C1' cells in the first nucleotide's frame, strides 16, 4: 500500500525548552498562530496491543472481567472544528446512516 475488526461527545502544559511561520488530512467554510505556528525534546493524558497482578470459569497452561502503566504504539484547540453523499425533520450550528479521514490490532 490493500483488506478485516474495533474505536473516535471524555481526557492532557494558560507561566516548559529549542525552533522560527504556518497549521487545523483534501475541497469548501470557519478558526488557531510573533500574547509565538509546524517540527524536536521535556512533561502530561488515555489503556488498542505485549507484560505483570487479582479473580472466575477452563483445564489441551488459554478465555473472561478488573487492575497496573514496565514495553510498543497513539494523542495531547474547536464532536474526527463543521459541511462534502443519502434518507428523516424543517430551518433548529436538528437526527440517522454512508462515504471520506485518524488510530491500534491482525492479514496478505
Nucleotide at each position: 500500500u490493500u483488506c478485516u475488526u474495533a474505536u473516535c461527545a471524555a481526557g492532557a502544559g494558560u507561566a516548559g525548552g529549542c525552533g522560527g511561520a504556518g497549521g487545523g488530512a483534501c475541497g469548501a467554510g470557519c478558526c488557531c498562530g510573533a500574547u509565538g505556528a509546524a517540527g524536536c525534546c521535556c512533561g502530561g493524558c488515555a489503556a488498542c496491543c505485549g507484560a505483570c497482578u487479582u479473580a472466575a470459569c477452563a483445564a489441551g497452561u488459554g478465555u473472561u472481567a478488573a487492575g497496573c502503566a514496565c514495553g510498543g504504539u497513539g494523542c495531547u484547540a474547536a464532536u474526527u472544528c463543521u459541511c462534502g453523499c443519502a434518507g428523516c425533520a424543517g430551518u433548529a450550528g436538528g437526527c440517522u446512516g454512508a462515504g471520506a479521514g485518524a488510530u491500534a490490532a491482525g492479514a496478505a
Model confidence (mean pLDDT): 81 of 100. This is a predicted structure of a 108-nucleotide RNA (SAM riboswitch aptamer (S box leader)) from Anoxybacillus mongoliensis.